[in-house]
RNA sequence: CACUUAUCCAGAACAGACUGAGGGAAGGGCCCUGCGACGUCUUGGCAACCUGUACUUACCCAUGUAUAAGGUGCUAACUCCUCCUCCUGAAAAGGAGAAAGAUGAGAU
Numbered sequence: 001c002a003c004u005u006a007u008c009c010a011g012a013a014c015a016g017a018c019u020g021a022g023g024g025a026a027g028g029g030c031c032c033u034g035c036g037a038c039g040u041c042u043u044g045g046c047a048a049c050c051u052g053u054a055c056u057u058a059c060c061c062a063u064g065u066a067u068a069a070g071g072u073g074c075u076a077a078c079u080c081c082u083c084c085u086c087c088u089g090a091a092a093a094g095g096a097g098a099a100a101g102a103u104g105a106g107a108u
Stems, first nucleotide, its partner, number of pairs: 003106006013043001015042004022032003027082003044075003049071003052067004079100001084097005
């Protein structure tokens, strides 16, 4: 990088240090940003995908609940909205789905 699968309307930092102009994946929009973005490190926090532990079960597995020790992940805006298809609609707009993307687990 590509493959399979699950999830993506919830939640969580105006923290400290360094740096210094871009960032939100491309286009369009709309935002964040020298009152310091993006990034790196530290400390916290959120969540519960995997492992662990306890309970659940006559037992194993499975399921479910709890926990948060370990591995990830996340910590502006619904994946920020849209961009494609379909439906409703005079339009504005609304709804559904896909694609793409992100993360976990698995497999090569």